[in-house]
Molecule: SAM riboswitch aptamer (S box leader)
Organism: Fictibacillus enclensis
RNA sequence: CUCUUAUUCCGAGUAGGUGGAGGGACAGGCCCUAUGAAACCCAGCAACCGACACUUCGUGCCAAAAAAUGAAGUGAAAAGGUGCUAACCUGCAAGGUGAACAAGCCUUGAAAAUAAGAG
Numbered sequence: 001c002u003c004u005u006a007u008u009c010c011g012a013g014u015a016g017g018u019g020g021a022g023g024g025a026c027a028g029g030c031c032c033u034a035u036g037a038a039a040c041c042c043a044g045c046a047a048c049c050g051a052c053a054c055u056u057c058g059u060g061c062c063a064a065a066a067a068a069u070g071a072a073g074u075g076a077a078a079a080g081g082u083g084c085u086a087a088c089c090u091g092c093a094a095g096g097u098g099a100a101c102a103a104g105c106c107u108u109g110a111a112a113a114u115a116a117g118a119g
Stems, first nucleotide, its partner, number of pairs: 001119008013042001016041003022032003026091004043085003048081002052075008092109006
């Protein structure tokens, strides 16, 4: 970088430190920012992976259980691997609504982000 699957609800720094001008994916808006941007450190949030406990169903031994193990669910956990910690509209395609290849509105997808797996 590409592909597949899942999620994009909620949550978390307005007195932390360094830092100095930019940032909100991209484009157009709109907005944040020297009452200090990005980045790094610290702090915090979250259960995607891993690890832990319990339950159920299998495998297992087999006369039956147990150990072990696989899947699913639930719970707790943030000292493991990541991620996240201003808010928002439009954007391309298809469908619906509409008298209409108009506007507006709605749905789905696409795009984008994150995780896990594969290449």